[in-house]
RNA sequence: AGCAGGCCGGGCGACCGCGGCAGCAACCCGAAAGGGGAUGCUGUCGAGGAAAGUCGGGACUCCGUAGGGCAGCGCGGUGGGUAACGCCCACCCGGGGCGACCCGGGGAAAGCGCCACAGAAAACAGACCGCCUGCAGCGAUGCAGGUAAGGGUGAAACGGUGAGGUAAGAGCUCACCAGCGCGGCGGGUGACCGUCGUGGCUAGGUAAGCCCCGCGCGGAGCAAGGCCAAGCAGGGAGCGAGUAGCCCGCUCGAUGCUCCCGGGUAGGCUGCAUCAGGUCGUCGGCAACGGCGAUCGCAGAGGGAUGGUCGCCACUCCGCUUCGGCGGAUGACAGGAUCCCGCUUAUAGGCCCGCU
RNA sequence: GCCGGAGUAGCUCAGCUGGUAGAGCAGCUGAUUUGUAAUCAGCUGGUCGGGGGUUCGAUUCCCUUCUCCGGCU
Numbered sequence: 001a002g003c004a005g006g007c008c009g010g011g012c013g014a015c016c017g018c019g020g021c022a023g024c025a026a027c028c029c030g031a032a033a034g035g036g037g038a039u040g041c042u043g044u045c046g047a048g049g050a051a052a053g054u055c056g057g058g059a060c061u062c063c064g065u066a067g068g069g070c071a072g073c074g075c076g077g078u079g080g081g082u083a084a085c086g087c088c089c090a091c092c093c094g095g096g097g098c099g100a101c102c103c104g105g106g107g108a109a110a111g112c113g114c115c116a117c118a119g120a121a122a123a124c125a126g127a128c129c130g131c132c133u134g135c136a137g138c139g140a141u142g143c144a145g146g147u148a149a150g151g152g153u154g155a156a157a158c159g160g161u162g163a164g165g166u167a168a169g170a171g172c173u174c175a176c177c178a179g180c181g182c183g184g185c186g187g188g189u190g191a192c193c194g195u196c197g198u199g200g201c202u203a204g205g206u207a208a209g210c211c212c213c214g215c216g217c218g219g220a221g222c223a224a225g226g227c228c229a230a231g232c233a234g235g236g237a238g239c240g241a242g243u244a245g246c247c248c249g250c251u252c253g254a255u256g257c258u259c260c261c262g263g264g265u266a267g268g269c270u271g272c273a274u275c276a277g278g279u280c281g282u283c284g285g286c287a288a289c290g291g292c293g294a295u296c297g298c299a300g301a302g303g304g305a306u307g308g309u310c311g312c313c314a315c316u317c318c319g320c321u322u323c324g325g326c327g328g329a330u331g332a333c334a335g336g337a338u339c340c341c342g343c344u345u346a347u348a349g350g351c352c353c354g355c356u
Numbered sequence: 357g358c359c360g361g362a363g364u365a366g367c368u369c370a371g372c373u374g375g376u377a378g379a380g381c382a383g384c385u386g387a388u389u390u391g392u393a394a395u396c397a398g399c400u401g402g403u404c405g406g407g408g409g410u411u412c413g414a415u416u417c418c419c420u421u422c423u424c425c426g427g428c429u
Stems, first nucleotide, its partner, number of pairs: 001356003005352004010313007018046008027036003048333001052344002055342005060221004067248004072217005077091005092105005106212002111210002113206003128151002130147007159177006178202001180199008225270004234261006240252003277296008315331001316329005357428007366381004375412001383399005405421005
């Protein structure tokens, strides 16, 4: 000078205040057992690394069954981890970098579509200039044909170098090289690697266009759902309905069900905090992670709590300085709402380890 | 909280099987009129919300992010 990874994200004390839980006291209800909350006191707990975006995956709950097919959606090297994933780890191949390291990943020789402009020609190729041959012409030149080696256009022009060959040329032929298909052998769980033989001389890009192959996915979401209380007024239409785009299958069905209009309610409890849980040790594994043991209990609101003041210390910045210090200022991103695992995004400032 | 939709000129909207973005109104200039409006002719005006990726090439396809709007009981 860089590359990669991990961690912290103020600390201690005092006072006041807020929310949850437990206990006690007073008050209230009740004959009692017991119950209640808008009170007080004591104890205890009280946001994050992203609580965020809601992007991916689950847990949980309901949809009577959660079955089959088509459609649709998602993923994509290989092996492993995980409850699962588009996440993580290790390896393979390709590209970039002097390097540490970073980025990408099925199939374009199944098929279809598209490739603007420029250029002669843009996908079973193609003669504008040039080169060569023939014919016409005194000649300049014109016409017919051959030619992809050279020029020019473009993001992209149908292997590269050399020799032979030819009228000029060309995988037309040959040698070597690069690359591809097929087959054998060896190594590896595998992606793949190494090597030998053979084939045709060559295969453009795009699948984050359709598509093909493989794997996975039923739908909805805690405003899910369950229980209780209060309140109201019915009327009309339809024959199917069962929360899936369609079909099949299954189940229910006229005292039924669905839809529309009208009326009522705007309450309480639960789901709801002990789990894929955190920390430490040890063992297995390259690692992600897993096994075992010990230990900890860590928010639960519902107009939605987690704040304010002061003192000391630490960090950052500014000013002064007699270099001992003194004075002042600010505090990043942000904040639970069913829970968990990831990813992504935001983040003042600081610390640690490894490597080039 | 959960679920869905939209960002294109000053305003309202087109354009999206990728090929370099348009319409109406508004604005400006000129003509017409004594003057204004209307009318006619012409012109200006775009980070296609921001960033990254795929591709030769992105308003369009993919990812991420910001803003706005709607539904539920």

About this RNA:
This is a predicted complex of two RNAs, RNase P RNA and transfer RNA, with 429 nucleotides together. Rfam match: Bacterial RNase P class A. It is annotated as a ribozyme. Rfam describes the family as follows. Ribonuclease P (RNase P) is a ubiquitous endoribonuclease, found in archaea, bacteria and eukarya as well as chloroplasts and mitochondria. Its mean pLDDT, the model's own confidence on a scale to 100, is 79.